[in-house]
RNA sequence: AUGCAGCUCUGGAGAAUCCCGGAAACGGGUACCGAAGGUGCAAGGCGGUACAAGCCGCUGAAUCUCUCAGGUAAAAGGACGGAGUUAUGUGA
Numbered sequence: 001a002u003g004c005a006g007c008u009c010u011g012g013a014g015a016a017u018c019c020c021g022g023a024a025a026c027g028g029g030u031a032c033c034g035a036a037g038g039u040g041c042a043a044g045g046c047g048g049u050a051c052a053a054g055c056c057g058c059u060g061a062a063u064c065u066c067u068c069a070g071g072u073a074a075a076a077g078g079a080c081g082g083a084g085u086u087a088u089g090u091g092a
Base pairs, nucleotide, nucleotide: 001090002089003088005086006085007084008083009082010081011080016030018029019028020027021026031072032071033070037068038066040064044059045058046057047056048055049054
């Protein structure tokens, strides 16, 4: 100097403070959101078959996609970003 991980501080979007039952806890319903987590795949790579083209299988990223999970006032959470710090890898 730089990669990665942990911790602390900090910025951080979207969508009903919906409806029904219930004293409450909670249960049910409709609509909606994508940025915890998870699903799907393009090029490419690998393998099978084939003269080749092609076909089949595996692999294959995201803030894309789905909406399983989660969420739809505030709070909390929050991908991602910034600062500090600790341990460690690499380089000098």

The prediction has a mean pLDDT of 80. The RNA shown here (Glycine riboswitch aptamer) has 92 nucleotides. The sequence was found by an Rfam model in a public genome assembly. It matches the Rfam family "Glycine riboswitch aptamer". Gene Ontology term of the family: glycine biosynthetic process.